[in-house]
About this RNA: Model confidence (mean pLDDT): 83 of 100. This is a predicted structure of a 528-nucleotide part of an RNA (small-subunit ribosomal RNA, 5' domain) from a metagenome.
Context: one part of a larger RNA
RNA sequence: GAACGAACGCUGGCGGCAUGCCUAACACAUGCAAGUCGAACGAUACCCUGGGGCUUGCUCUAGGGAUAAGUGGCGCACGGGUGCGUAACGCGUAGGCAACGUUCCUGUUGGCUCGGGAUAACCUGCCGAAAGGCGGGCUAAUACCGGAUAAGAUUCCUUUGGAUUCGUCUGAGGGAAUGAAAGUAGGGCAACCUACACCGACAGACCGGCCUGCGUCCCAUCAGCUUGUUGGUGAGGUAACGGCUCACCAAGGCUACGACGGGUAGCUGGUCUGAGAGGAUGAUCAGCCACACUGGGACUGAGACACGGCCCAGACUCCUACGGGAGGCAGCAGUGGGGAAUAUUGGACAAUGGGCGAAAGCCUGAUCCAGCAAUGCCGCGUGAGUGAUGAAGGCCUUCGGGUUGUAAAGCUCUGUCGGGAGGGACGAAAAAGCCAGCCAAUAACUGGUAUUGACGGUACCUCCAAAGGAAGCACCGGCCAACUCUGUGCCAGCAGCCGCGGUAAUACAGAGGGUGCAAGCGUUGUUC
Numbered sequence: 001g002a003a004c005g006a007a008c009g010c011u012g013g014c015g016g017c018a019u020g021c022c023u024a025a026c027a028c029a030u031g032c033a034a035g036u037c038g039a040a041c042g043a044u045a046c047c048c049u050g051g052g053g054c055u056u057g058c059u060c061u062a063g064g065g066a067u068a069a070g071u072g073g074c075g076c077a078c079g080g081g082u083g084c085g086u087a088a089c090g091c092g093u094a095g096g097c098a099a100c101g102u103u104c105c106u107g108u109u110g111g112c113u114c115g116g117g118a119u120a121a122c123c124u125g126c127c128g129a130a131a132g133g134c135g136g137g138c139u140a141a142u143a144c145c146g147g148a149u150a151a152g153a154u155u156c157c158u159u160u161g162g163a164u165u166c167g168u169c170u171g172a173g174g175g176a177a178u179g180a181a182a183g184u185a186g187g188g189c190a191a192c193c194u195a196c197a198c199c200g201a202c203a204g205a206c207c208g209g210c211c212u213g214c215g216u217c218c219c220a221u222c223a224g225c226u227u228g229u230u231g232g233u234g235a236g237g238u239a240a241c242g243g244c245u246c247a248c249c250a251a252g253g254c255u256a257c258g259a260c261g262g263g264u265a266g267c268u269g270g271u272c273u274g275a276g277a278g279g280a281u282g283a284u285c286a287g288c289c290a291c292a293c294u295g296g297g298a299c300u301g302a303g304a305c306a307c308g309g310c311c312c313a314g315a316c317u318c319c320u321a322c323g324g325g326a327g328g329c330a331g332c333a334g335u336g337g338g339g340a341a342u343a344u345u346g347g348a349c350a351a352u353g354g355g356c357g358a359a360a361g362c363c364u365g366a367u368c369c370a371g372c373a374a375u376g377c378c379g380c381g382u383g384a385g386u387g388a389u390g391a392a393g394g395c396c397u398u399c400g401g402g403u404u405g406u407a408a409a410g411c412u413c414u415g416u417c418g419g420g421a422g423g424g425a426c427g428a429a430a431a432a433g434c435c436a437g438c439c440a441a442u443a444a445c446u447g448g449u450a451u452u453g454a455c456g457g458u459a460c461c462u463c464c465a466a467a468g469g470a471a472g473c474a475c476c477g478g479c480c481a482a483c484u485c486u487g488u489g490c491c492a493g494c495a496g497c498c499g500c501g502g503u504a505a506u507a508c509a510g511a512g513g514g515u516g517c518a519a520g521c522g523u524u525g526u527u528c
Stems, first nucleotide, its partner, number of pairs: 001528004006524005013380006019373002021338001026336003030333003035074003040071002043067002046065009081291003090216008100208002105204007113147004122137006153178011183196005217263003224254003229251008266288004270281004293314005316327004344370001346369003352366001353364004383413004393404004417469001419464005427455001433449005472517005477498003483512005493500002
C1' cells in the first nucleotide's frame, strides 16, 4: 500500500447491488419446511337437492358435489442445511470396466388372455390413563396369487465355424427349462376409434457404481510396520471386479523416493496479495465428498443403509393413572447459552424450477420478494452565481496590523435527494375456457379471443412549496501533507519506531489556524 463474512470508538442524509453465527456438530418452546392422484378402488366423516318416517330435529333413503379416514400408485434418495469426521482413489486431473446398474424420458419392436383367494376401511366384542393393541364378521381394485402365450431374453445341453496368451472368448444352428401384463376416461347403436396407463425385448439419453496412473499439509524428539496381513486354489456373496467373506495351501506384502505412528485439515473451480515467481486462503456462487442427538443395524425401493422413515443400545428432554409412552432445527424464522460479533417467529407461489395429476389444480421457508444492519462496493446530495467598509466576533500581534475570509450577511438563481399531490410500467409467456381452421375425430396441432403480479402506496414521469431537513472523523516533532498561543512542569500524560514532558513543550491538555479523507473517519485483529 492492498484486502476482509470483521469487531470497537466517534459520527451519520438518500439510493442501487451484494453480504450477514467465523464461537457451542451446544440445548431447543412455537409455527411452517413433502405431498399428490376420486380419470386405480371400496366408501361417505362433510355439503347441497329430492323423497319417506316420526319422539320437529333426529333418522332412513336416492342423486349430485366434494373428499375426512382407508386400500393402491408415484414422489418422499430431489430440493434445503452443516463441515463433525476424513491425509483418503476423499478431492483434482487423465484414462479404463475385457466386470456393472439406471424409476421417470425418447426411439424401435411385439403383446395386453383366462381364472382365484384374501384384506384394510366399515360393523362388532375386549384390553389400556394414553400411545396403541388383540379377536370375530363383510367387501373392492391398476393390491396379491395361479394358469395360458414367448419373437427376443436368462440358464443348461448339444452341433459347427473363427480367434487364442491354451485360461478362455466369440459367430451361426438345434433342444430343454425358467419367465409377463391392468385397466381408466371420452366418442360411437355396434364393430371399433382416441388419449393416458400396463407387460416383454433391444437401443439411446441421463444419472450412478467400480478400477488405475499422477498430484494433494506438518513432525524422524514417530523407524520399523503387517496375520485376512501378501499371493494362490475352491466356494459363497454382490448389479458388478476384488480377502469383499470363508475353507485349505504357500510365506509373503509395505518401508529413508519416509512405511507405521502422532498432529492438523473437508477437496476443487476460485478468492486475496504480488511486476511476476510465489505466499496466504477455501465466507457468499458453482462441482464433488461426508454427516443428520451419539453408536450400531438392516427393511422398502430403480436408487438409501435414508435430515423432517424403521429397529436396538446410550445420553438428554417431556407426558404418565408409575404399568408404560413421546421427541431429535447442522431446513426457514425464532429462543436460551457461548461470544468482540452476525438479521424478521414477514409476503407470495406472480415468475423460474421441483413433486403428483389427463387437466383444472394442490403442495413447495426451493425460489422470488419485502424487513433489519454504513458490513462492503458503487452512485448522488448537503446548494450555485455575485458579494470588501475585507463587517462583527474569535485567535495572534512587533499594537502598525495579520488571520479566520468571498467565508458570512446582502442580492440574483436552481430544485437533485428528502416531503406532498397526480399518473404509472417491464417482469405475462401461457395453460384451462370459448370461437375458428385442420381431421374420420370430440384427440393431437394451428390461429384468434379472454384471464393471471407477492414485490407495489414499486421503478419511472409530471406538478407543488422551500436554501429550507442533510458533515463528520483523524492528524499537524521526523518518517509524513499540515504552527502558533495558553495551561502543565520527568507531574498529568503521549507513543507505530526514533523518542517527547524536570518553567519559554510546533511531540502532553485546550484553543485558534492548518492538512488529509469524507457519510464516513480512525483504532484493533488477520493475510500478502
The RNAcentral record of the full RNA draws on SILVA.